[in-house]
Predicted 3D model of a 163-nucleotide RNA (glmS glucosamine-6-phosphate activated ribozyme aptamer) from Desulfosporosinus sp. Rfam family: glmS glucosamine-6-phosphate activated ribozyme aptamer. By type it is a riboswitch. Its mean pLDDT, the model's own confidence on a scale to 100, is 78. The organism belongs to Desulfosporosinus, within Bacteria.
């Protein structure tokens, strides 16, 4: 150290599941055209957010931005979280110090324009008895943000540096 094999992590719109809602199976009871159907209870399971977007450190908060789909549950509830505040430390606003005011290392604002899902949907197939899951193809469609271009536009005191 190198080759095989096998596990286990690479998670952050993320993960769970006592409640709702569905499925199987057994118990036992009503019904009934004997095919079944249905309220109960008990076990076992299924669902339970589609994807853009987002991290300087610390502390403190919690229904944390954005739009799509559905029009029945993407209900409803734990947990985190990159979101908020406050500070501290970086940036810009020619330098240097110090406020401020706007950021966060792609490190000001504002406006045009331009880039940028996947789910649902459609076909195909896997797994499971089922509810339900997963893969793959096929073709759309957002919006904040963010970066690209253009434009407009950007601090005060002291220093008396640059230009």
């Nucleotide at each position: 150290a190198a080759u095989a094999g096998a596990g286990u992590u690479u998670g952050a719109g993320c993960g769970c599941c006592a409640g709702g809602a569905c499925c199987u199976u057994a118990a036992a009871g009503g019904g009934u055209u004997u095919g079944c159907c249905u309220a109960u209870u008990a076990a076992g399971g299924u669902u339970g957010a589609c994807g853009a977007g987002g991290a300087a450190g610390a502390g403190g908060g919690u229904u944390a931005u954005c739009g799509a789909a559905a029009g029945a549950u993407u209900c409803g509830g734990c947990g985190g979280a990159u979101c908020c505040c406050u500070c501290u430390c970086g940036g810009u606003g020619g330098c240097u110090u110090g406020u401020c005011a706007c950021c966060g290392u792609a490190a000001a604002a504002c406006u045009u324009g331009c880039u940028u899902a996947a789910a649902a949907c459609c076909g195909a197939g896997g797994a499971g008895u089922a509810a339900u899951u997963u893969u793959c193809g096929g073709g759309a469609c957002a919006a904040a943000g963010a970066g690209u271009a253009a434009g407009u536009c950007g601090a005060c005191a002291a220093g008396g540096c640059a230009a």